[in-house]
Context: one part of a larger RNA
Molecule: small-subunit ribosomal RNA, central domain
Organism: Candidatus Omnitrophota bacterium
RNA sequence: UUGGGUGUAAAGGACAGGUAGGCGGCUAUACAAGUUGGGGGUGAAAUCCUGCAGCUCAACUGCAGAACUGCCUUCAAAACUGUAUAGCUUGAGGCUAGAAGAGGAGAGCGGAAUUCCCGGUGUAAGAGUGAAAUCUGUAGAUAUCGGGAGGAACACCAGUGGCGAAGGCGGCUCUCUGGUCUGGCCCUGACGCUGAACUGUGAAAGCUUGGGGAGCAAACAGGAUUAGAUACCCUGGUAGUCCAAGCCGUAAACUAUGAGCACUAGGUGUUGGGGGGCAACCUUCAGCGCCGUAAGUUAACACGUUAAGUGCUCCACCUGGGGACUACGACCGCAAGGUUAAAACUC
Numbered sequence: 001u002u003g004g005g006u007g008u009a010a011a012g013g014a015c016a017g018g019u020a021g022g023c024g025g026c027u028a029u030a031c032a033a034g035u036u037g038g039g040g041g042u043g044a045a046a047u048c049c050u051g052c053a054g055c056u057c058a059a060c061u062g063c064a065g066a067a068c069u070g071c072c073u074u075c076a077a078a079a080c081u082g083u084a085u086a087g088c089u090u091g092a093g094g095c096u097a098g099a100a101g102a103g104g105a106g107a108g109c110g111g112a113a114u115u116c117c118c119g120g121u122g123u124a125a126g127a128g129u130g131a132a133a134u135c136u137g138u139a140g141a142u143a144u145c146g147g148g149a150g151g152a153a154c155a156c157c158a159g160u161g162g163c164g165a166a167g168g169c170g171g172c173u174c175u176c177u178g179g180u181c182u183g184g185c186c187c188u189g190a191c192g193c194u195g196a197a198c199u200g201u202g203a204a205a206g207c208u209u210g211g212g213g214a215g216c217a218a219a220c221a222g223g224a225u226u227a228g229a230u231a232c233c234c235u236g237g238u239a240g241u242c243c244a245a246g247c248c249g250u251a252a253a254c255u256a257u258g259a260g261c262a263c264u265a266g267g268u269g270u271u272g273g274g275g276g277g278c279a280a281c282c283u284u285c286a287g288c289g290c291c292g293u294a295a296g297u298u299a300a301c302a303c304g305u306u307a308a309g310u311g312c313u314c315c316a317c318c319u320g321g322g323g324a325c326u327a328c329g330a331c332c333g334c335a336a337g338g339u340u341a342a343a344a345c346u347c
Stems, first nucleotide, its partner, number of pairs: 003319004007301002012315001014201004021194003025088007033081002035077008049065006091191001092188003095184005103177007110154001115149007125136002162169002206247006215241002220236004258314006266291011296303002320347003329340004
């Protein structure tokens, strides 16, 4: 390579847009590039294969045949692929009427709580723990009442609820804005699917500059515990956590399950629409869950119309463990580092 695979054994790219490429609905006509059949030419010799023969056999050699799976040419066929033309509406998109939503960005506003400051009341404790101590407090703390400042997060509602491609998104209002679903069956007429490269988005931590800093809290300090305790517990506490702009580009970025289309029992709950019905309820589309020996799949666990079943298309990836999410090189980055990615050796 072929083959076989990728939920958990090695293996699905973090996610999307999308170039090249690959693949692609229904009908008719034409062509004949692919395709199929026939004829012709060629396909050196040797080799291989078959038969016969020669060396005493064999290896070896000779003769004959077959073969040389290929290429060229010509005649024919027209189902399929392709190409061209004309058309179609079911795929796709649009229009229109409705619907739900923590989808995104910006601005403003709100209440509870923590902390701090000021004032009143008030007096000896408070805090903390397994128990303590460090710590706070007669310079008046803790508690309680009133006032003020500031930052961050939004209890209840809240839900195997919703939205988003993923990361993710939760107080309220306004502005701007993306996507989705349902009905009509009005319009376009295959405009589609996937997608190497490329581009964009991408939690947390980290980095740069400037702000901000209530609470929490790596590092650090102290108190305990302990044989020790560079920890677990306690008292403090700086980066950071927050905002703006710019980097970084990684995660158990997980459903450890790529995207799309079609087909294959059901039951039950729930979210958003449509239809029928007075209602109960029935039915249909789109999602989110659970159950399931329907069938089927699986090594098992389990999966089972949200497939890990049955098929097709396209992409990505795997090929014993370690060495190695490494070295070297290249590219990217301010750095931290990231991406790509071996070998010796060893079992």